RNAcentral holds the sequence, with entries from SILVA. Predicted 3D model of a 1469-nucleotide RNA (small-subunit ribosomal RNA) from Pinus lambertiana. Taxonomically the source falls in Pinus subgen. Strobus (Eukaryota, Streptophyta, Streptophytina, Pinidae). The prediction has a mean pLDDT of 83.

């Protein structure tokens, strides 16, 4: 300090996830010690049991123990006293003077501390005790005695008020021989302590705005320890509140803890303050102190005893127990030690505390051994099979003893002394032995660490992105590796990264954000000079900021944690002195900001009246006569009852052509025919007043399109709804015809828009250039324009500089300063509910539960568009032959079958692989049969090898006889072959072509497709490769932040077309001969053959073109613009095709998925297609006879000539290893004849006979001939292929595979030989440039509603059921004050009688809890019901991204299953 995630890649903006760290934790696995801290965070739930406050006999009467005596000594109920208001515990309640700081006056203050003064004199009970006596039992009741430091009375003192008169206090003693000491009483003051007041400061909601009756103040009075409406009478109406009262939820609240670089942000366990509580709820008593956890009264809830009358207790004190929870400990010791009580003290008491157990629950330290050891030991586990890793690790050596057991010694803590819980612990010492001690996580990125197996979108991971569909580094395991370490992962929380609330530190043109615009009110800011002051600022200095606690620094446990000493820090809060620049205040002044008067311009600025033509319509009249109107083409409308058209007149509402224009006013909304009234702002000059009166604006308030609503008119024309005609699969749409609300004006409302420049308002700065509107100026001019210089809008473009980018750019999105709205992921949802406003429709305001990992913004390459420009192609168009219909032939599907083997399936599979399925082939299937194999290497043993014969068997194969005895040798053997035998392995047309090589097809012979170096953009990319005009071509050429280069193109190679040369048989030609042959002789000039070179290059003229590339035309030439044809296929696309050419990874099969053999299959057939071949006839069939070729083959061959047979063929036989023989006859045309439109003298399937070749074999299933038969078809629907010249079309000829041959196929060959295009509208493909996009798996794309279905959460909802605060009323417990004529009493008083004074009863006031009202908030159920969300493969349409095929979107309003349609207005996104 950052990283993962959104795209195809790119910045961006934004959200989620992540790594740190921390904990009073919890689980899971593990687990050796030792000190140090901590330990119910949930039910303030409910508690058995033992205890946590007593002490005091030196107050005080008394009663018991004990003692042989004496001296006494010890306990105890019980009155008295101090102490139970501390110490312990919890965090319900409290948004509060409660906490926290910092301050104040009007108060009390046992035990302490100082000073001062007193303590004399009387009295009356009553407990205990005895006696009686109720109760079951707590606990009393009545009569009687008595002590006190218990209780009570006068006297005194001091002081207090007052004119006076009157009223008004205390005491206690006890110990001790005594000094004295402890106690008491007054008054003063002191330390601690406590009570009040008060300034700041302390959580969240406005979907809580108003709240408040003692409430704010005044008197009077009563209260209090002290002010106070604390209380109360009475007067007055205040108080508090947007600087957030009240009210709702939440919560002890500090020092501190955690986290963070720091502002800060979360949090209040232990340790310290401080407040509250103390079974709920009230209540006062004592007392210095309480409205008292281990005290009272009452109520109430539960819970326990009871003899049924009654009565007890409150662990939120320690430990325990139930219960709750994911979870939190011993019913321990000890008062040695610190501190508290009480006592004079000893002594006693203390669940405070010390201390020990428990729990890895935390940080902390230490150990689980060190040295040394390569045969590089086994085993695991990988593997290229050589080896590589665990690995010096282990063993095996030599060595140590913290820890462990076992023994002995044995602490400090304690003070002069007695007194040690912890403890026989720490600590020391001796002995044994390595002996008693290692786990957990993880290894796809982030993130540090890699392999093998299993598994097969299952099983399972998983924080985010994700991973598993048969080679998983993401699962499960193992082997290694990583980090951590007595712990170590998970899960929860808090903070950090997060600048994702931003003060420090964000941003609102398109990403989420500018109120539709305007006055203005509180607030917030605020011009220039010069005073006072001293608000804020700033400085000094002083108080406080408890301790702990962080931090330096020193110190003590063996270090460390831990502990102890100092010190430092401490932003805040107050007090004092000063300073005076800036705020602010307080006076005086200024004029540059504002503003007011002057004089002018310019405007569709607003209000209100008036009168205008053009154009639509509609009605009257005429005039005519068939139609019109409409539309892609139509139709329903009008119309012979006169339309439509044309003339003429009238009537009526609405609107304002032209000018007209990135001109003009206006705050926005908006304003547009002409004149007249009236009225507001701007804005120009010149510079007379006013003197900061300014800005901006939460709330408020006005205004505010179109649609809509009320209500009164009005209604020409267009026009939702709505009716009717189309169009469509449908068409509640577009498109036609009618048409209603509305629209126009008056009052009124409504308050909203893509009310947009998606850009609040004001001020100021900061390059320019160039249009236009308003004014001015005069340094232009005699004037007037044009230029100049100014101001004021309003336009284009640019610099800098902002910007994520597009873009902005003096009219800023640039620099600054103020004020003011608004945003913080998408979705749900601008919904729900609640207020408010409204007739209404709605409109402001406006959440959540759940859900997603994303949504979005700009740009960029690309595909892609029923978008645009170019611009090629047999694309289309014009042609000519066809297919599609029939027959057969071949192939595919389907279906059948034991088997019909298998691949390829749009173009780019289907007469393809297959250049020959009867056996074989074969891979398929029925049977027989074989197991180291039909094939290959290695070993062993036997026999050479081979070759006849005879026998089962369908064959394979199996037996039996026989013939054979080779070849080199170093004399062991040895090579080849054959059979046996054992094992390492052979075999596999078995899977995956989506694991793969290679090979191929496709686009596409389409003209591209990339690179270097530069530039250039934040990038992704871009430029070069675009541009203009050529070109078949990114072919060449200008231009140009490009410059070069490579691969494709073209060129080189072939074969055809011209000529030369050379060459001359098997070829040609002459002669000449023979007819049976070219036999024979010269020859090489031709043809022709086969090598070689020549020829074309836009080279030359001419026009054009830009003086270029190049095009046109032309000349010449065998041939002209690529001369024709063919080989050549760039980066890539399609997980194209092949694992059955072959190669190969892995996975399967091993007496079988291998391998031999026979027979069948592949050849089936209702049928559907593809490719093809005959054909349908007269351009034709058949007949005769006689012509012209290429280019292949050929010795197991091809085969002449003869003889034979109707033929196919069959006999016999010459040539020829081929320019010599042969195959071999070329056909179509030509030519003579027949045959006249017919199912034919067409067509030739099907079919019966008879032959014939091939071959081991021709029945499934071959191929040829003969004689006979003689379907279908008469030119072919929708659709649909090829093809531009020697081509279509037509003839036939030939090879290859091959015994034969299903070949109508395929591969070549020649012969005969057309028509049409000089064009790019339109259909397909392709190529370039530009443009939109919400696609990029790339339009077969993406996407959106309704309905069905499951699930999830939420809204209304008749009502149901709780909770909670307040309020009305009633009853009033206890209790406190008040009355009181009723009881009633010991202390003073009086001679009595009584009398103060007291209780006690009774009564009023207020007064918990329970009851009653009748709404408030709130939570849980709800029949049924709305919408939302989410879901591998449901249904309906296709509304949006392209002109998305009717441009979309926003407000409104009607209408539809639905997406949506339409009307009216408004924006361009």
């Nucleotide at each position: 300090a950052g990283a993962g995630u959104u795209u195809g890649a790119u910045c961006c903006u934004a959200g989620c996830u992540c790594a740190g760290g921390a904990u009073g934790a919890a689980c899971a696995c593990u687990a050796g010690c030792a000190a140090c801290a901590u330990g119910c965070u949930u039910a303030a739930c409910a508690c058995a049991u033992g205890a946590a406050a007593g002490u005091u006999a030196g107050a005080c009467g008394g009663g018991a123990a004990g003692u042989g005596g004496u001296g006494u000594u010890u306990c105890c109920a019980g009155u008295g006293g101090c102490a139970g208001a501390c110490g312990g515990g919890u965090u319900a309640g409290u948004a509060a003077c409660g906490c926290g700081u910092a301050a104040u006056a009007a108060c009390c203050u046992g035990c302490c501390c100082u000073u001062g003064g007193g303590a004399g004199g009387g009295g009356a009970a009553a407990a205990a005790c005895a006696g009686u006596u109720g109760g079951a039992a707590a606990c009393g009741g009545c009569u009687g005695c008595u002590a006190a430091u218990a209780c009570c009375c006068a006297a005194u003192a001091g002081g207090u008020u007052g004119a006076g008169g009157a009223g008004a206090a205390a005491a206690a003693g006890g110990a001790g021989g005594a000094a004295u000491c402890c106690a008491c009483c007054c008054a003063a003051g002191g330390a601690g302590g406590g009570g009040c007041u008060c300034g700041c400061g302390u959580c969240u909601g406005a979907u809580u705005a108003g709240u408040u009756a003692g409430u704010u103040g005044g008197c009077g009075a009563g209260g209090c320890a002290a002010c106070a409406a604390c209380u109360u009478a009475c007067c007055a109406a205040g108080g508090c509140a947007a600087c957030g009262a009240u009210u709702a939820g939440u919560a002890g609240c500090u020092g501190g803890u955690c986290c963070g670089a720091g502002u800060g942000g979360a949090u209040g366990a232990u340790c310290a303050g401080c407040c509250a509580c103390a079974c709920u709820g009230g209540g006062a008593c004592u007392g210095a102190g309480a409205c008292a956890c281990g005290a009272c009264c009452c109520a109430g809830a539960a819970u326990c005893c009871u003899a049924u009358g009654g009565g007890a207790g409150g662990u939120a004190g320690c430990a325990g127990u139930g219960g709750g929870g994911a979870a939190u400990u011993u019913u321990c010791u000890g008062c040695a030690a610190u501190g508290g009580g009480a006592g004079a003290a000893a002594g006693c008491u203390u669940g405070a505390c010390g201390g020990a157990g428990u729990a890895a629950u935390g940080a902390u330290g230490c150990a689980u051994g060190a040295a040394a050891g390569c045969a590089g030991a086994a085993a695991g586990c990988c593997c290229a099979c050589u080896g590589a890793u665990c690995a010096u690790g282990a063993a095996a050596u030599u060595c140590u003893u913290u820890u462990c057991u076992c023994g002995g010694a044995g602490a400090a803590g304690a003070a002069a002394a007695c007194u040690g819980a912890c403890a026989g612990u720490a600590u020391c010492u001796g002995a044994g032995g390595a002996a008693u001690a290692a786990g957990c996580a993880u290894c796809g990125a982030c993130u540090a660490a890699c392999u093998c197996u299993a598994u097969g979108c299952u099983a399972g991971u998983a924080g985010u992105c994700a991973c598993a569909g048969u080679a998983a580094g993401a699962u499960a395991g193992a082997g290694g590796a990583u980090g951590c370490a007595a712990g170590c992962g998970u899960u929860a929380u808090c903070u950090a990264g997060a600048a994702u609330g931003a003060u420090u530190g964000g941003g609102c043109g398109u990403a989420a954000a500018g109120u539709g615009u305007c006055u203005g009110u509180a607030g917030g800011u605020g011009g220039c000079u010069u005073u006072u002051c001293a608000u804020g600022u700033c400085c000094a200095c002083c108080g406080u900021a408890a301790a702990a606690u962080u931090c330096c620094a020193g110190g003590g446990c063996u270090c460390a944690g831990c502990c102890c000493u100092u010190g430092a820090c401490a932003g805040g809060c107050g007090a004092u002195a000063g300073a005076a620049a800036c705020u602010a205040c307080c006076a005086a002044g200024c004029u540059a900001g504002a503003g007011u008067a002057u004089g002018g311009u310019a405007g569709g600025g607003g209000c209100a009246g008036a009168g205008g033509g053009a154009a639509u319509u509609u009605c009257c009249a005429g005039u005519g006569g068939a139609g019109u109107g409409g539309u892609g083409a139509a139709a329903g409308g009008c119309g012979u009852u006169g339309a439509g058209a044309u003339c003429g007149g009238a009537a009526a509402g609405a609107a304002c052509a032209c000018g007209a224009a990135c001109g003009g006013c206006g705050a926005a909304a908006g304003c547009a025919g002409u004149c007249u009234g009236u009225u507001u702002g701007u804005c120009c000059a010149a510079c007379a007043c006013u003197g900061a009166a300014a800005c901006u604006a939460a709330g408020a308030g006005a205004u505010g399109a179109a649609a809509g609503c009320u209500a009164c008119g009005g209604g020409a024309g267009a026009a939702a709804a709505u009716g009717g005609g189309a169009u469509u699969a449908g068409a509640u749409a577009c498109c036609c015809c009618a048409g209603u609300a509305g629209u126009c004006c008056u009052a009124g409302c409504c308050g909203u828009a893509a009310a947009c420049g998606a850009u609040g308002g004001a001020u100021a700065c900061u390059a320019g250039g160039u249009g236009u509107u308003g004014u001015g100026u005069g340094u232009a001019u005699c004037g007037a324009c044009c230029g100049g210089c100014g101001u004021a809008g309003u336009g284009c473009u640019a610099u800098a500089g902002c910007u994520a980018a597009c873009a902005u750019g003096u009219u800023a999105a640039g620099u600054a300063u103020c004020c003011c709205g608004c945003c913080u992921g998408g979705g749900g949802a601008g919904u729900a509910c609640u207020u408010u406003c409204g007739c209404a429709a709605g409109a402001a305001u406006g959440a959540a539960a759940c859900u997603c990992a994303a949504a979005g913004g700009a740009a960029u390459u690309g595909a892609u568009g029923g978008g645009g420009g170019c611009u090629u192609g047999c694309a289309c168009a014009a042609g000519a032959a066809g297919u599609g219909g029939a027959g057969c032939a071949u192939g595919u599907g389907g279906u059948u079958c034991a088997a019909u083997u298998a691949g390829a399936u749009g173009c780019a599979a289907a007469g393809u692989g297959a250049a020959g399925a009867a056996c074989c082939u074969u891979a398929c299937u029925g049977g027989g049969g074989c197991u180291u194999g039909a094939c290959a290497u290695g070993c062993c043993a036997u026999g050479a090898a081979u070759c006849c014969u005879c026998c089962c068997g369908a064959a394979a194969g199996a037996g039996a006889g026989g013939a054979g005895u080779g070849c080199c040798u170093u004399c062991a053997g040895g090579a080849a072959c054959a059979u046996g035998g054992a094992c390492a392995u052979a075999g596999g047309u078995g899977g995956u072509g989506c694991a793969u090589g290679g090979c191929u097809a496709u686009c596409a012979u389409c003209a591209u497709c990339u690179c270097g170096u530069g530039c250039u953009g934040u990038a992704a990319g871009g430029u070069g490769u675009u541009g203009g005009g050529u070109u078949a071509a990114g072919u060449a050429u200008c231009a140009c932040a490009a410059c070069g280069a490579a691969c494709a193109c073209a060129a080189c190679c072939c074969u055809c077309g011209u000529g030369u040369u050379u060459a001359g048989u098997u070829u040609c030609c002459a002669a000449c001969a023979u007819u049976g042959a070219g036999u024979u002789u010269g020859g090489a000039a031709c043809c022709c053959u086969a090598a070689a070179c020549a020829g074309a290059c836009u080279g030359c003229c001419a026009g054009u073109g830009a003086u270029a590339a190049g095009c046109u035309g032309g000349a010449g030439g065998a041939a002209g613009g690529u001369g024709a044809g063919g080989a050549u296929g760039a980066c890539g696309u399609u997980a194209a095709g092949u694992c059955a050419u072959c190669a190969u990874g892995c996975c399967c099969c091993u007496u079988a998925u291998g391998c031999c053999c026979u027979g069948g299959g592949c050849g089936a057939c209702a049928c559907a297609u593809g490719u093809g071949c005959u054909a349908c006839a007269a351009u034709g069939a058949c007949c005769g006879g006689g012509a012209c070729a290429a280019a292949g083959g050929g010795u197991c061959a091809c085969a002449a000539c003869c003889c034979u047979g109707c033929g196919a063929g069959g006999g016999a036989a010459a040539g020829c290893u081929a320019a010599c023989c042969u195959c071999a006859a070329a056909a179509a045309a030509g030519u003579a004849g027949c045959c006249a439109c017919a199912g034919u003298u067409u067509g030739g399937a099907u079919u019966u006979c008879a032959g014939g070749c091939u071959g081991c074999a021709a029945c499934u299933c071959a191929c040829c001939u003969g004689c006979a038969u003689g379907a279908a078809g008469c030119c072919g629907g929708a659709a649909u292929c090829g093809c531009u010249a020697g081509u279509a079309a037509u003839c036939a000829c030939c090879a290859g595979u091959c015994a034969g041959c299903c070949a109508u196929a395929c591969g070549a060959c020649g012969g005969u030989g057309a028509a049409u295009c000089u064009g790019u509208u339109c259909c397909u493909g392709g190529g370039c440039c530009u443009u939109g996009u919400a696609c990029a798996c790339a339009c077969u794309g993406c996407a959106u509603u309704u309905c069905a279905c499951a699930c999830u959460a939420u809204g209304g909802g008749a009502g149901c059921u709780g909770g909670u605060g307040a309020u009305u009323c009633c009853c009033c417990a206890a209790g406190u004050u008040g009355u009181u004529a009723c009881c009633u009493c010991a202390a003073c008083u009086g001679c009595a009688a009584g009398g103060a004074g007291g209780g006690g009863g009774a009564u009023g006031u207020c007064g918990a809890a329970a009851g009653c009202u009748g709404g408030g908030c709130u939570a849980g159920c709800g029949a049924c019901u709305g919408g939302a969300g989410u879901g591998a493969a449901g249904u309906u349409g296709u509304a949006a991204c392209a002109a998305g095929g009717u441009a979309g979107c926003c407000a409104u309003a009607c209408u539809g299953g639905a997406a949506g349609g339409u009307g009216c207005a408004a924006c361009u996104g």